Notes:
Small-subunit ribosomal RNA, 5' domain from a metagenome, 475 nucleotides, folded computationally. The RNAcentral record of the full RNA draws on SILVA. The prediction has a mean pLDDT of 83. Rfam family: Bacterial small subunit ribosomal RNA. Rfam links the family to the GO terms structural constituent of ribosome and ribosome.
Context: one part of a larger RNA
RNA sequence: GGAUGAACGCUGGCGGCGUGGAUAAGGCAUGCAAGUCGAACGACUCUUCGGAGUAGUGGCAAACGGGGUAGUAACAGGUAGGAACAUACCCAGAAGUCAGGGACAGCCCAUCGAAAGGUGGAUUAAUACCUGAUAGUCUCGCAAGAGUAAAGCUCAGGCGCCUUCUGGAAUGGCCUGCUCGGUAUCAGCUUGUUGGUAAGGUAAUGGCUUACCAAGGCAAUGACGCCUAGGGGGGGUGAGAGCCCGAUCCCCACCAUUGGGACUGAGACACGGCCCAAACACCUACGGGUGGCUGCAGUCGAGAAUCUUCCGCAAUGCAGGAAACUGUGACGGAGCGACGCCGCGUGAUGGAUGAAGUAUUUCGGUAUGUAAACAUCUUUUAUAAGGGAGGAAAUUUUUGACGUUACCUUAUGAAUAAGGGGUUCCUAAACUCGUGCCAGCAGGAGCGGUAAUACGAGUACCCCGAGCGUUAUCC
Numbered sequence: 001g002g003a004u005g006a007a008c009g010c011u012g013g014c015g016g017c018g019u020g021g022a023u024a025a026g027g028c029a030u031g032c033a034a035g036u037c038g039a040a041c042g043a044c045u046c047u048u049c050g051g052a053g054u055a056g057u058g059g060c061a062a063a064c065g066g067g068g069u070a071g072u073a074a075c076a077g078g079u080a081g082g083a084a085c086a087u088a089c090c091c092a093g094a095a096g097u098c099a100g101g102g103a104c105a106g107c108c109c110a111u112c113g114a115a116a117g118g119u120g121g122a123u124u125a126a127u128a129c130c131u132g133a134u135a136g137u138c139u140c141g142c143a144a145g146a147g148u149a150a151a152g153c154u155c156a157g158g159c160g161c162c163u164u165c166u167g168g169a170a171u172g173g174c175c176u177g178c179u180c181g182g183u184a185u186c187a188g189c190u191u192g193u194u195g196g197u198a199a200g201g202u203a204a205u206g207g208c209u210u211a212c213c214a215a216g217g218c219a220a221u222g223a224c225g226c227c228u229a230g231g232g233g234g235g236g237u238g239a240g241a242g243c244c245c246g247a248u249c250c251c252c253a254c255c256a257u258u259g260g261g262a263c264u265g266a267g268a269c270a271c272g273g274c275c276c277a278a279a280c281a282c283c284u285a286c287g288g289g290u291g292g293c294u295g296c297a298g299u300c301g302a303g304a305a306u307c308u309u310c311c312g313c314a315a316u317g318c319a320g321g322a323a324a325c326u327g328u329g330a331c332g333g334a335g336c337g338a339c340g341c342c343g344c345g346u347g348a349u350g351g352a353u354g355a356a357g358u359a360u361u362u363c364g365g366u367a368u369g370u371a372a373a374c375a376u377c378u379u380u381u382a383u384a385a386g387g388g389a390g391g392a393a394a395u396u397u398u399u400g401a402c403g404u405u406a407c408c409u410u411a412u413g414a415a416u417a418a419g420g421g422g423u424u425c426c427u428a429a430a431c432u433c434g435u436g437c438c439a440g441c442a443g444g445a446g447c448g449g450u451a452a453u454a455c456g457a458g459u460a461c462c463c464c465g466a467g468c469g470u471u472a473u474c475c
Stems, first nucleotide, its partner, number of pairs: 001475004006471005013344006019337002026300003030297003035060003040057002043054004067255003077179006085172003090168007098132004108121005138147003152159002181227003188218003193215008230252004234245004257278005280291004308334001310333003316330001317328004347377004357368004382412006391402001419464005424445003430459005440447002
């Protein structure tokens, strides 16, 4: 000198674009953050008889999106490859969709409980469930052979199911080479350990697991241990080499009060699902229950320190739906903070009795200083009034949170707007007074003990300017 997710001090006019819990992965009141489908199904309520609504069965979604960085020094990440795999929705192609059946919610009745929530009986539908038939393909098998499917709705236009298979698209699981912190004041580590055979398990390879057999495997090219840490694209600085960092945005990984577990499903061992244990908190009729903000706001705490319990689904996307549409704290916006960057303004021109005041003086003057006053002008900005978009994709209609927006026109009137740090040398800029090794200053050298350009004040000047200084950290 540059930089920062900064903080502190003094000061503070406006706009645009960004950015804002870095500490306690500490605890959380309250509201919202994942629903949707009546073109799968029965029931009930209302009805203008068109339909609408309610809970339930069923389907799809809830594994995405959003948050955080605790753990992790390792196939976690980056990069380059590989073979033994899977895939709901989507696209293309082939074939099929036959015949039956029994239930369970809801509703109703009875009943237990303070509640949360149950228990028993009766009854019912389906694209829910089950049985049988068929089997090109598919699975097993050398072959013979064995085995495995399905669902309907309808406004008659369609929608859907599969069901099975093949291929695609894209996504994911697995393996490997190289790479990827510190420490030897950590030198030996390892028994499913290393390899083989067989079996099990998985979508799939594999000690992934088990039995048996062998005794291996790693390590000074740093094993093992300990400490630290999410990785990358990137960011800062620097002429570069390098050094430092990993906020915002994107990709990947991991986590969801702590620890463990599986279920469902194409996909989870699942933030707003389930079960168990623990701690904590809340309700209780003391018998028992309930909860999980590292989602968006907000609150307490700790801290030098970090925002609104806002508006809207209008746009972009996502889920569901045939669609209309519904939902969406994703997202789009507004609010707060000079936290950062950029832009603009706080007036312009003229104006010498060089006014007054102030400071200084060798008392003549000099400086402040064209500065002011005064005159003329302008209106960025401000305030007020009027007009007024694009963002809508969309065409016939309808649809804008932002938005009393941006922008344009008119009016008013210099009107609404300047500070901070410094002035011994490094280092741009000095005089007077006060103080008297005191009070104090200070990044370094150093200054102050009676003439202090270094302390305090005033005046003048220098630098930057809606900022200026200080502190911290990096180059």